Annotation:
Predicted 3D model of a 72-nucleotide RNA (transfer RNA) from Rhodanobacter glycinis.
């Protein structure tokens, strides 16, 4: 260089018919504790970017940028 297929929370990973974006883990706060651990309740945080369609985009098209196979 071609094709593929993927980038959502700090980590791993959902949702899918396009209609408010969630779980485990972790992380601060409470309650328990002599103090921590563990349990319980609560809570903060996200769609790699640009453009386009659409009444509405994480989901459709489509530039760019990162990764992973394959393939010369």
């Nucleotide at each position: 260089g071609c094709u593929u297929c993927g980038g959502u929370a700090g980590c791993u990973c959902a949702a899918c018919u396009g209609g408010u974006a969630g779980a485990g883990c972790a992380c601060a706060g409470a309650a328990c504790u002599g103090a921590a651990g563990a349990u319980u309740c609560u809570g903060g945080g996200g769609a790699a970017u640009g453009a386009g369609u659409u009444c509405a985009a994480g989901u459709c098209u489509u530039g760019u940028c990162c990764g992973a196979a394959g393939c010369a």
It matches the Rfam family "tRNA". About the family: Transfer RNA (tRNA) molecules are approximately 80 nucleotides in length. The sequence is in RNAcentral, with records from ENA.